RNA sequence: CUUAUCCAGAGUGGCUGAGGGAUUAGGCCCUGUGAAGCCACAGCAACCGGUCGUCCGCGAGGGCGAUGCUGGUGCUACCUCCUACCUGGCCACGGCCGGGAGAGAUAAG
Numbered sequence: 001c002u003u004a005u006c007c008a009g010a011g012u013g014g015c016u017g018a019g020g021g022a023u024u025a026g027g028c029c030c031u032g033u034g035a036a037g038c039c040a041c042a043g044c045a046a047c048c049g050g051u052c053g054u055c056c057g058c059g060a061g062g063g064c065g066a067u068g069c070u071g072g073u074g075c076u077a078c079c080u081c082c083u084a085c086c087u088g089g090c091c092a093c094g095g096c097c098g099g100g101a102g103a104g105a106u107a108a109g
Stems, first nucleotide, its partner, number of pairs: 001109006011041005019030003024084004042076003047072002049069001050067007080103001085100006
């Protein structure tokens, strides 16, 4: 950079000790009943890989489905915590519900 996905799911212990939810702003939250980080173990998911089934193909291979596999990653508060830019609808004018973009995260290339 490209493509796909992002309202599902899954935490305990140890060390440590004040922040954290990506960034900026606002909001809303979490946090000494222990934040972030590190380690151990456990778990979730099924992107890639494996295996099995099935279909297509002369073939290399591909589609679909299943399977958690001593495999490669990822993840385990809150929708990616919410909003911000463009835009549609509703409104009791306080707001509410959507679509798109941007940014970000993860995977594969």
This is a predicted structure of a 109-nucleotide RNA (SAM riboswitch aptamer (S box leader)) from a soil metagenome. Its mean pLDDT, the model's own confidence on a scale to 100, is 87. Of the family's consensus pairs, 97% are formed in the model. Its Rfam family is "SAM riboswitch aptamer (S box leader)". Its family is annotated with regulation of gene expression in the Gene Ontology.